[in-house]
RNA sequence: UAUCGGGAGAGACCGACCGCGGCCCUGCGCAGCGGUUGGCGCCGAAGGAGCAACCACCCCGGAAACUCUCAGGCCAACGGACCGGUA
Numbered sequence: 001u002a003u004c005g006g007g008a009g010a011g012a013c014c015g016a017c018c019g020c021g022g023c024c025c026u027g028c029g030c031a032g033c034g035g036u037u038g039g040c041g042c043c044g045a046a047g048g049a050g051c052a053a054c055c056a057c058c059c060c061g062g063a064a065a066c067u068c069u070c071a072g073g074c075c076a077a078c079g080g081a082c083c084g085g086u087a
Base pairs, nucleotide, nucleotide: 001087002086003085004084005083006082011040013039014038015037016036017035018034019033020032022030023029024027041074042073043072047070048068049067050066054062055061
């Protein structure tokens, strides 16, 4: 590096718009599903930033799963630091 297996946290929150089909009371109707987006709340384990034990040291440096939450995420799926197997 490739592939296989494992792999956590946090609202199935509220609103607007669009699409889809359903119902009957046929309308600015009702509830459902999906998408986009706004608001508030929340999470840390892509990436990023900060502090630092420590490593190295002539100079130049490296550095956490801690902290932040820019990015990302908050049913499942996907993704996922990291761990293990195989080549």

Model confidence (mean pLDDT): 79 of 100. A computed fold for an 87-nucleotide RNA from a soil metagenome, annotated as Glycine riboswitch aptamer. Its Rfam family is "Glycine riboswitch aptamer". About the family: This family represents the bacterial glycine riboswitch.